The prediction has a mean pLDDT of 76. GlmS glucosamine-6-phosphate activated ribozyme aptamer, 154 nucleotides, folded computationally.
C1' cells in the first nucleotide's frame, strides 16, 4: 500500500412509548395478557457555548391526539473563513455557490385516498401503477450598500 474478515459509529421531520385510540384472547368488572397504531414528503450543518414549543407545504377533520429524547432552524457571544482596496488591522455583511431587499421566471414531491397483490384470526403492515404542493435555492432585472487607518509595488 492492497485485499479479505469481524466489531463499533454515523447516515436525524428522525427515534422511542409509561398515556390515549384500536385488535385478539380473557374476566364479575377496560379486569388481565399479548399485539397494532402513534408525521407524508420538500428543504436544511464553518467550529464551540448559551437561549429558544426549530423551516415549508400535502393529506386528514375520530388521534398527523398526548408525552419523552434528539436534531442541520433562529437569536446572542467568541473563533475561523469569503467579500468589502494589492497587503495588514478595525468596522460592515455573509458562511464555502460565503452583501441586503423587491419583482419575475425555473426541473423533480411523497404519503393519505382509489385499484390490485402478498402477510396476519384481527387491528394493521408491505409491494406495485398514476395524479396533485409550498418555502428555500438558482437565474435575470431594479434599488440600496461596497467604509476607515496603516503600509508601499505587490
Nucleotide at each position: 500500500u492492497a485485499a479479505u474478515u469481524u466489531a463499533a459509529u454515523u447516515u436525524a421531520g428522525c427515534g422511542c412509548c409509561u398515556g390515549g385510540a384500536c385488535a385478539g384472547a380473557u374476566u364479575c368488572a377496560u379486569u388481565u395478557c399479548u399485539g397494532u397504531u402513534g408525521a407524508c414528503g420538500a428543504g436544511g450543518u464553518c467550529u464551540a457555548a448559551a437561549g429558544u414549543u426549530a423551516u415549508c407545504g400535502a393529506a386528514a377533520u375520530a388521534u398527523u391526539c398526548g408525552g419523552c429524547g434528539g436534531a442541520u432552524g433562529c437569536u446572542u457571544u467568541a473563533g475561523u473563513g469569503g467579500c468589502u482596496u494589492g497587503c495588514u488591522u478595525a468596522g460592515g455583511u455573509c458562511a464555502u455557490u460565503a452583501g441586503u431587499a423587491u419583482u419575475a421566471a425555473u426541473a423533480a414531491a411523497a404519503a393519505a385516498a382509489c385499484u390490485a397483490g402478498c402477510a396476519g384470526u384481527g387491528a394493521u403492515g408491505c409491494u406495485a401503477u398514476a395524479a396533485c404542493a409550498a418555502a428555500a435555492u438558482u437565474u435575470a432585472a431594479u434599488a440600496c450598500a461596497c467604509u476607515a487607518a496603516g503600509u508601499u509595488u505587490u
Rfam family: glmS glucosamine-6-phosphate activated ribozyme aptamer. From the family's description: This entry contains a glucosamine-6-phosphate activated ribozyme that is found in the mRNA for GlmS. GlmS is an enzyme that uses fructose-6-phosphate and glutamine to generate glucosamine-6-phosphate. The ribozyme catalyses self cleavage of the glmS mRNA that is thought to regulate GlmS activity.
It was read from a public genome assembly, where an Rfam model found it.